The prediction has a mean pLDDT of 80. A computed fold for a 509-nucleotide part of an RNA from Netrium digitus, annotated as large-subunit ribosomal RNA, domain I. A source record names the gene rrl. The full RNA is in RNAcentral, with records from ENA and SILVA. The organism belongs to Netrium, within Eukaryota.

[in-house]
Context: one part of a larger RNA
RNA sequence: GGCUUACGGUGGAUACCUAGGCACCCAGAGACGAAGAAGGGCGUAGAAAUCGACGAUAUGCUUCGGGGAGCUGAGAACAAGCGAAUUCGAACCGAAGAUUCCCGAAUAGGGGAACCUAUAAUACUGUCAUGGAGAUAACCUGGUGAACUGAAACAUCUUAGUAGCCAGAGGAAAAGAAAGCAAAAGCGAUUCCCUUAGUAGUGGCGAGCGAAAAGGGAACAGCCUAAACCGUUAAUCGGGGUUGUGGGGGAACAUUUAAAGUUAAUAACAGAUUAGGUGAAACAGAUGAUUCCUGUACCUUAGAUGGUGAUAGUCCAGUAAUCAAAAAUCUUUUGUUAAUUUGUCUCUACCCCAAGUAGCAUGGGGCACGUGAAACCCCGUGUGAAUCAGCGAGGACCACCUCGUAAGGCUAAAUACUCCUGGGUGACCGAUAGCGAAGUAGUACCGUGAGGGAAAGGUGAAAGAGAGCCCCCAUCGGGGAGUGAAAUAGAACAUGAAACCGUAAGCCU
Numbered sequence: 001g002g003c004u005u006a007c008g009g010u011g012g013a014u015a016c017c018u019a020g021g022c023a024c025c026c027a028g029a030g031a032c033g034a035a036g037a038a039g040g041g042c043g044u045a046g047a048a049a050u051c052g053a054c055g056a057u058a059u060g061c062u063u064c065g066g067g068g069a070g071c072u073g074a075g076a077a078c079a080a081g082c083g084a085a086u087u088c089g090a091a092c093c094g095a096a097g098a099u100u101c102c103c104g105a106a107u108a109g110g111g112g113a114a115c116c117u118a119u120a121a122u123a124c125u126g127u128c129a130u131g132g133a134g135a136u137a138a139c140c141u142g143g144u145g146a147a148c149u150g151a152a153a154c155a156u157c158u159u160a161g162u163a164g165c166c167a168g169a170g171g172a173a174a175a176g177a178a179a180g181c182a183a184a185a186g187c188g189a190u191u192c193c194c195u196u197a198g199u200a201g202u203g204g205c206g207a208g209c210g211a212a213a214a215g216g217g218a219a220c221a222g223c224c225u226a227a228a229c230c231g232u233u234a235a236u237c238g239g240g241g242u243u244g245u246g247g248g249g250g251a252a253c254a255u256u257u258a259a260a261g262u263u264a265a266u267a268a269c270a271g272a273u274u275a276g277g278u279g280a281a282a283c284a285g286a287u288g289a290u291u292c293c294u295g296u297a298c299c300u301u302a303g304a305u306g307g308u309g310a311u312a313g314u315c316c317a318g319u320a321a322u323c324a325a326a327a328a329u330c331u332u333u334u335g336u337u338a339a340u341u342u343g344u345c346u347c348u349a350c351c352c353c354a355a356g357u358a359g360c361a362u363g364g365g366g367c368a369c370g371u372g373a374a375a376c377c378c379c380g381u382g383u384g385a386a387u388c389a390g391c392g393a394g395g396a397c398c399a400c401c402u403c404g405u406a407a408g409g410c411u412a413a414a415u416a417c418u419c420c421u422g423g424g425u426g427a428c429c430g431a432u433a434g435c436g437a438a439g440u441a442g443u444a445c446c447g448u449g450a451g452g453g454a455a456a457g458g459u460g461a462a463a464g465a466g467a468g469c470c471c472c473c474a475u476c477g478g479g480g481a482g483u484g485a486a487a488u489a490g491a492a493c494a495u496g497a498a499a500c501c502g503u504a505a506g507c508c509u
Base pairs, nucleotide, nucleotide: 001508002507003506004505005504006503007502008501009500016458017457020429021428022426023425024424025423026422027421028420029418030417032134039103040102041101042055043054044053046078050074051073052059061097062096063095064094065093066092070082071081072080108117109116110115124132125131139170140168141167142166143165144164150157154204180187181186191218192217193216194215201209202208222410223409224408225354229239230238231237244388246353247352248351249350250347251346254344259342260341261340262339263338264337265336266335267334268333270331271330272329273328274327276323277322278321282296283295284294285293297314298313299303305317306316307315359383360382361381362380363379364378365377366376369395390405391404392403393402394401445452446451466493469480470479471478472477
């Protein structure tokens, strides 16, 4: 020096654990804000750096319910108190109120946010609506609108009307009661799902893009205006009327008055949510400790789950079941009141039936459809009708036939999503995993800034057992003693792999 064995150090893998995450389901909610929000700054405790809570009434105030022996947040100890046992009952939980500094839409003026000046005020808009503004994860509507990419290059095309940006609304939004589909048979608003179907088509007919009718389901709901005519006014407004086997007005002739429906307000009953109450049944031996084991029992509308010194139906919290609300909110049903809607027949072809509209030309866009034979829908420019013997559509166009009735508006449900609340589930993770974050986490730290962004869990059943006392000793650290089931569980604390570093012994050189 090497190898082997044993025992250690270092290190923190592995297995175990979970306080935190992840995904989904059910139900709720989608509430905010000039009556000052979201988000912050600064303060508030006996002492108080941080987090939470609160706001000069500051670690809290008032009222009403619940609760029932301890309490003064995380946070123990100290100090000083509150309360029960004496039922005048604290903390705590719920409902409703009060207070709520400064900044911030920030709004008296200014400003380098949380300040200054000034003082009790018209920020702005514009005129009576207790209006708007600002915030808001995704979902939704509209406006604007890429490129990488694919086409094995690239220009039409694709990516894609996607991402991004802007505006706006709601708990959903949008759409919606046929100028629709269809095809000789018929259907009857919209939305969503399955299917039709990767079909018909479209396409440098390349890459690709890609329907619809019908059929089966979910859910179902229909309405209000304009005009003709009448009345009325300075303007205006009231009645009337709302349809496609065309309707209405107008004229004429009869007939009917009663029931039903819808909406709103209000009252009552019931239910739900926001605190809670009651809630069965096991002991002994052994152990540091037992729920295990052995022995003998019991309850079960409760053998879900969690905790308790190892594995508990019968120890604790609960669970099944059942009971409960002063106050606030929501829902169903019923009653009352108010408003409102709903009739038939005949005649006529006199009036009305949404105009710079439809259509056409041209330039574009959207439709699965790239200009194509390109209908249909929308926009710019120009032109420009008809009123039921009308007008539009049925994929150029024409005829016939069929279907519908444009140029005004509203409309629940079935559908989409989850910043958030409650409950539940998991062939989801288990500390290099799972959210970036199981601990001061969007923290420390980095960057002028936009922005980037960590590491770090486990003593023990109990620390109300954290090692009095002695020794080495400046300290750190260690040796005894003591605690404990265990201290090679001693706070750098459960298990404690490997790399790496030693000590001892044996063998080889």